The RNA shown here (c-di-GMP-I-GGC riboswitch aptamer) has 78 nucleotides and comes from a Pirellulales bacterium.
The prediction has a mean pLDDT of 90.
Of the family's consensus pairs, 90% are formed in the model.
C1' cells in the first nucleotide's frame, strides 16, 4: 500500500407505512429495521421492470439482481 475482515468508532436502511410528486415503473421526505464491510457514487455491459403501441422503434424507472469503473472509515489474525 495490497488482500483480508477480528475488534472499536460510526454509517446506511428492506418489507410495510403516512404525506408528497409522476400516466407508469418509481422517487423525496417521515416512521420503521429485514439486512448490508462499501446496502456511497456511475446506469458502462447483461438482467428485471414502465410508457407511446400490440411488434419494431423511441424515451423512461431499477445500483439492496449480476459484472465493471470511482472514491471511501478502522487496524487483528495471516
Nucleotide at each position: 500500500a495490497a488482500c483480508c475482515g477480528a475488534a472499536a468508532u460510526g454509517g446506511c436502511a428492506a418489507a410495510c407505512u403516512g404525506a408528497c410528486c409522476g400516466c407508469g415503473a418509481g422517487g423525496u421526505c417521515g416512521g420503521g429495521a429485514c439486512g448490508c464491510a462499501a446496502a456511497g457514487c456511475c446506469a458502462u455491459g447483461g438482467g428485471g421492470c414502465u410508457c407511446g403501441c400490440g411488434a419494431g422503434c423511441g424515451a423512461g424507472c431499477c445500483c439492496g439482481c449480476c459484472a465493471g469503473g470511482c472514491u471511501g472509515c478502522c487496524g487483528a489474525a495471516g